[in-house]
Context: one part of a larger RNA
Molecule: large-subunit ribosomal RNA, domain III
Organism: Yinghuangia soli
RNA sequence: GAGUAGCGAAUCACACGUGAGAAACGUGUGCGCCGGAUGACCAAGGGUUCCUGGGGCAGGCUAAUCCGCCCAGGGUAAGUCGGGACCUAAGGCGAGGCCGACAGGCGUAGUCGAUGGACAACGGGUUGAUAUUCCCGUACCCGCUACGAUGCGCCAGCGCUGAACCUCGUGAUGUUAAGGCCGUGAAGCGGCCGGCGAGCCUUCGGGCGGACCGGUGCAGUGGAGCCGCCGAACCAAGCGGGUAGUAGGUGAGCGAUGGGGUGACGCAGGAAGGUAGUCCAGCCCGGGCGGUGGUUGUCCCGGGGUAAGGGUGUAGGGCGUGGUGUAGGCAAAUCCGCACCGCACAUAGCCUGAGACCUGAUGCCGACCCGAUUGAGGGGAAGUGGAUGAUCCUAUGCUGCCGAGAAAAGCCUCUAGCGAGUGUCGUGGCGGCCCGUACCCCAAACCGACUCAGGUGGUCAGGUAGAGAAUACUAAGGCGUUC
Numbered sequence: 001g002a003g004u005a006g007c008g009a010a011u012c013a014c015a016c017g018u019g020a021g022a023a024a025c026g027u028g029u030g031c032g033c034c035g036g037a038u039g040a041c042c043a044a045g046g047g048u049u050c051c052u053g054g055g056g057c058a059g060g061c062u063a064a065u066c067c068g069c070c071c072a073g074g075g076u077a078a079g080u081c082g083g084g085a086c087c088u089a090a091g092g093c094g095a096g097g098c099c100g101a102c103a104g105g106c107g108u109a110g111u112c113g114a115u116g117g118a119c120a121a122c123g124g125g126u127u128g129a130u131a132u133u134c135c136c137g138u139a140c141c142c143g144c145u146a147c148g149a150u151g152c153g154c155c156a157g158c159g160c161u162g163a164a165c166c167u168c169g170u171g172a173u174g175u176u177a178a179g180g181c182c183g184u185g186a187a188g189c190g191g192c193c194g195g196c197g198a199g200c201c202u203u204c205g206g207g208c209g210g211a212c213c214g215g216u217g218c219a220g221u222g223g224a225g226c227c228g229c230c231g232a233a234c235c236a237a238g239c240g241g242g243u244a245g246u247a248g249g250u251g252a253g254c255g256a257u258g259g260g261g262u263g264a265c266g267c268a269g270g271a272a273g274g275u276a277g278u279c280c281a282g283c284c285c286g287g288g289c290g291g292u293g294g295u296u297g298u299c300c301c302g303g304g305g306u307a308a309g310g311g312u313g314u315a316g317g318g319c320g321u322g323g324u325g326u327a328g329g330c331a332a333a334u335c336c337g338c339a340c341c342g343c344a345c346a347u348a349g350c351c352u353g354a355g356a357c358c359u360g361a362u363g364c365c366g367a368c369c370c371g372a373u374u375g376a377g378g379g380g381a382a383g384u385g386g387a388u389g390a391u392c393c394u395a396u397g398c399u400g401c402c403g404a405g406a407a408a409a410g411c412c413u414c415u416a417g418c419g420a421g422u423g424u425c426g427u428g429g430c431g432g433c434c435c436g437u438a439c440c441c442c443a444a445a446c447c448g449a450c451u452c453a454g455g456u457g458g459u460c461a462g463g464u465a466g467a468g469a470a471u472a473c474u475a476a477g478g479c480g481u482u483c
Base pairs, nucleotide, nucleotide: 012030013029014028015027016026017025031480032479033478034477039460040459041458042457045440046439049438050074051073052072053071054070055069059067060066079140080139081436082435083434084433086117087116091112092111093110097106098105099104121138122137123136124135125134141432142431143430144429145428146427147426148425149424150423151422152421159250160249161248166242167241168240169239170238174235179230180229181228183226184225188221189220191216192215193214194213195212196210199208200207201206253418254417258414259413260412261411262410266401267400268399269398272394273393274392277388278387279386280385281384283304284303285302286301287300288299289297305364306363309359310358311357312356316352317351318350319349320343321342322341323340324339325338326337328336329335365383368379369378370377402405446455447454462474463473464472465471
C1' cells in the first nucleotide's frame, strides 16, 4: 500500500439450555429452501474422515462452548451379498519354437485377465457406532455320515443265448493231365498237265507197264498239329459230426480333460396378461366432540401390512414323434447329422412360464395407549372392498428389418473307460475356507494447490396439475450451505 480489496451463489426469528464468554453450539417453536434432489443406496476413488468421551494453541476467510481440527478409547462379525477356491473376451505373459550384435521382439501349447457367463436367504428386531453378516423366525445349496423306505445289481442257482483252435467227413467253384467232342486241317496218296520212258513180253508192227522227275492245289483220301468246349486227382470256400450245450455272454451304478446339444446374444415395433405402486371408500378399527354461531354426523383426524421358501401349475411362449439304415462328427456311440419308412396336425404330449391362490403366519409388524428418560420397556385393534396403473415381470418372448449381431465354463446327452456294490426319496447329525464389509460417494471426505458457483458412472422414482423423468407447489427425507 491499507484497516483498502475481499470474507466464494442461497432466510432467518424467538425461547430455553450449556458455558468464563453465545447472532452461528444443543433442544424446542415458528418461518424459509430442495424434493428426477440439496432425498435414499452402490461402483470408482479416498482411508478412519465413522462412534463415544475430552479439548480449545493452530486449521475453520469472523466468533465458537462447535467441527471432516487435536487427544484418548471404541467400532466393520457372512456357506447364501461382492471377489477368490469356477469360466472365458479384448489384452497381457509365455515351456519348447522362430527372429535378433547385446538388450530384446514375436508367438504355439498353456496361463492370467470382468466391464460379461455360472452360482444357494428372506422378513422382522437390535447398537453410540455393523448388519441379507449379530439375534428371532422361516428357508435353501454343497460335502460327509447314520437310520428308515424303496429300486437295481455282483456271487451262487435256474433260464435264455452260445463259440473257436483242433479233428472226422462232405465238398461248390476254380485249374488242368490222360481222354472225349466240335471246328480247322499239313505232309503223303490219288487226279490232271508236262517230261522221261527204266523193266518185261514180242509175230519186231507193237503190247504191257508206269518204277522215276517237275508242276498244279481241282473233287477225294489222309489224318499230324492247332483253336475252343468238356473232362480226374490235389488244394479248398461252405456245410455237417465231434470238441460242447463246454468256455464265454446276458452288467447295478458312476462316467469324460473326448463327440453332440444348450449356454448364445443385433436393432426397431406394437399389442396382450399381470404386478409393484398410487388413489378413493358411505366398509372395518382407534382417537376426537370444539378458541366464535353450528357440529354424535354419510362429521373430523389417523391406520387399514407382511418376504424368501414350499405346494398347485394358470395367461403367455416354444418343440412333431417313433422305427430302420448309415460311408460324416480325428477312437467309440444307443447321441448329433444324413437317407428312408410309419403315425400324427391336436382342446394331444413334453419343456418353459409371470401372476394368482393355499401355506409360511396361533408368527412378525401395526395407529394408538401405558410407563422410563439418573436406568427401560410393556400392551396392542382393524388388517377389507373398489378404481387406476407402470419405464417393472411374462420377455434373451413375438413380429419385422438389414448393417446379420462374443467366447468358455456350467447344464443335458452319448459313448470310451471304471466297476462290486449302488441309485432315489425321507428323517436326523456334522462341516462349510480366504479377502472386503466403518464412513463420504453429484460431495466440505473423490478429481480440481483451498471446507473451490467446475467435473464424476449406475440404481430407486410418492402426491396435485401436466403428454412428460419438462415446469410449479409439495410427501418421505434432508437442509438454512461459516460472518